[in-house]
A computed fold for a 73-nucleotide RNA from an Oscillospiraceae bacterium, annotated as transfer RNA. The organism belongs to Oscillospiraceae, within Bacteria. It matches the Rfam family "tRNA".
RNA sequence: GCUUGAGUAGCUCAGUUGGUAGAGCAGUUGAUUCGUAAUCAACAGGUCGUGGGUUCGAGUCCCUUCUCAAGCU
Numbered sequence: 001g002c003u004u005g006a007g008u009a010g011c012u013c014a015g016u017u018g019g020u021a022g023a024g025c026a027g028u029u030g031a032u033u034c035g036u037a038a039u040c041a042a043c044a045g046g047u048c049g050u051g052g053g054u055u056c057g058a059g060u061c062c063c064u065u066c067u068c069a070a071g072c073u
Base pairs, nucleotide, nucleotide: 001072002071003070004069005068006067007066010025011024012023013022019056027043028042029041030040031039049065051063052062053061
């Protein structure tokens, strides 16, 4: 230098014919318990890496750019 893949909640990841962004763990509150753990219920937490474009509508399609990983030279 070229090719491919990944980037979504604090962490690990879903989310594919474009149509209201989700789960598990972690966090907070409550219930239960003599108490703790465990369990159960509820709540909170996201400008979907950046910047543009297409579209009535983009996490998803296109372009640009950044970071990481693998491969080739």